[in-house]
Context: one part of a larger RNA
């Protein structure tokens, strides 16, 4: 590994990107002959037993069995493809020329058989050379793998646990053991080609054939012996011509990338617009209280608080619509406009043609808070001061403010970053909204008719964010069409977790300015 779990009990990295690494769609050789052997089935038989019948004969069974046919399983062998090239040995067979035994036979070494030797060739068998052959996983058999251990066969050590003995005679002797099986992995040979990988012909420098060209060579024969030059042999070439072949590119994944069409969104970035509030401030009015609270003080108020009216300013934030409703990797995202790129998803008789899933390493963003420089500073507001409350409040309530809260540029990289649920693919129930793209239909409706289009209504496809419903099935349950398709246990791939503490602490490394991340123990404790 087989074979554990990860919603809520311990455990899915906040998110995507991404290289090593695993792990990857489908597709190329079906069939034929022999009937040879063995199963299985049908028809004609025959021994055997029973019945009826008695006349040769009819019927019906268990076994055993001959011959015929069948269509089909399993196994055999055969077409069948055993690269082709040297060289060398016997063996096997074949053929031919010669020589020679024996047998028939002819005028005749004429001519059949049949055995032997010598040479010559030629298929096949063995051996060894050399060229080169798609290559492994996987299987099956073999060789090889000390023995004692271990299984396990035999065996009355009295039994046993041992041991490897020991049994039987006519006791001069004679028999028979001391098996055998396991012996991962790697290596060796060897059958087998399913699965699973790998190669091969596309700028044919492609395969086979035939004919040439060019450069080397070396021996044999032409009376000898030199030399020269073809021919025939060999061997190279980056070489030329033709022939030939069915010449040679699967298919287009309900997989994937890209082109393109018209939407379609609170996706992103710059710029721009608007709206009320809320503090301030001015100017008018008009008063004596106003703010707050359980009740009240702190606290502003005739120097005019509070209100109430009209204007400026300034910086925030975008009400209702605003939804079990959209977008975005996640954080997240909400006035109008215009610019700038991206993007799901739908539609497609476009296009490549495996390009793909998940991913150590590594990158990118990454809420709020916090940190450094600027800006800005309405509100709100940590710490901080003050009224209250209280047995105390270093708190809930209430006034006042700092830092921040806004924005620019830089760090930081954590949240109950939750769907407390990883991604991708496959499968397995039933509804009805709803949003988005398509397609088909129509009664309604668009100044006053039609046609295009929208709005509506009705039905279909693909995709979405969720809903009901159920004895799908699983779950400890709560509950989940996923947390189903799990002891009927294996679709790919990642990270994680093994009692509760101490502790996400101690020390180490690393990151950061810090603050802190990121990795990360033990003793002792129960």
């Nucleotide at each position: 590994c087989u074979g554990c779990g990860g919603u809520u009990a311990a455990a899915a990295a906040g998110c995507u990107c991404g290289u090593a690494g695993u792990u990857g769609g489908a597709u190329c050789u079906c069939a034929g002959u022999u009937a040879c052997g063995g199963g299985c089935g049908a028809g004609c038989g025959g021994u055997c037993c029973a019945c009826c019948g008695u006349u040769u004969g009819g019927c019906g069974g268990c076994a055993c069995u001959g011959c015929u046919c069948g269509a089909u399983c399993c196994g055999a062998a055969c077409a069948u493809u055993c690269u082709g090239c040297c060289g060398g040995c016997u063996c096997c067979u074949c053929c031919g020329u010669c020589a020679u035994g024996c047998u028939c036979u002819u005028c005749a070494c004429c001519g059949a058989g049949u055995g032997u030797g010598c040479c010559g060739g030629g298929c096949g068998a063995c051996c060894g050379g050399a060229a080169c052959g798609u290559u492994u996983a996987c299987u099956u058999u073999g060789a090889a793998a000390a023995a004692a251990u271990u299984a396990g066969a035999g065996u009355g050590c009295u039994c046993a646990a041992a041991g490897c003995a020991g049994g039987c005679g006519c006791a001069u002797g004679c028999c028979u053991g001391a098996a055998u099986a396991c012996u991962g992995g790697u290596g060796c040979a060897u059958g087998g080609a399913a699965u699973a990988a790998u190669g091969g012909a596309a700028u044919a420098g492609g395969g086979c054939c035939u004919c040439g060209g060019u450069u080397c060579u070396a021996u044999u024969u032409u009376g000898u012996u030199g030399g020269u030059u073809u021919u025939c042999g060999g061997a190279a070439c980056u070489u030329g011509a033709g022939g030939u072949a069915a010449u040679g590119a699967u298919u287009a994944a309900u997989a994937g990338g890209g082109a393109c069409a018209g939407a379609c969104g609170g996706g992103g970035g710059c710029a721009u617009u608007c709206g009320u509030a809320u503090u301030g401030c001015g100017a008018c009015g008009u008063u004596a209280g106003a703010g707050g609270u359980g009740a009240a003080a702190u606290u502003c108020u005739u120097a005019g608080a509070u209100c109430g009216u009209c204007g400026c300013a300034a910086g925030a934030c975008g009400a209702a619509c605003u939804a079990c409703u959209g977008c975005g990797a996640a954080a997240g995202c909400a006035u109008u406009u215009g610019c700038c790129a991206a993007g799901a998803a739908u539609g497609u008789u476009u296009u490549c043609a495996u390009u793909a899933a998940u991913c150590a390493a590594g990158a990118a963003c990454g809420a709020a808070a916090g940190u450094c420089a600027g800006a800005g500073g309405u509100u709100c507001g940590a710490a901080g001061g003050c009224g209250a409350u209280c047995a105390g409040a270093u708190a809930c309530c209430g006034c006042c403010c700092u830092a921040g809260u806004u924005c620019u540029g830089a760090c930081c990289a954590u949240a109950a970053a939750c769907g407390a649920u990883g991604c991708c693919a496959a499968c397995u129930g039933g509804c009805g909204a709803u949003c988005c793209g398509c397609c088909g239909g129509g009664c309604u409706u668009a100044a006053u008719u039609c046609c295009a289009u929208g709005a509506c209504c009705c039905g279909g496809c693909g995709g979405g964010c969720a809903g009901c419903u159920u004895c799908c099935g699983g779950g400890a349950a709560a509950c989940c069409a996923a947390a189903g398709u799990u002891u009927u246990u294996g679709g790919g791939u990642u990270c994680c977790g093994g009692g509760g503490g101490a502790a996400g602490u101690a020390u180490g490394g690393u990151u950061g300015c810090a603050a802190a991340g990121c990795u990360g123990a033990a003793a002792c404790u129960u």
Molecule: small-subunit ribosomal RNA, central domain
Organism: Bairdia sp.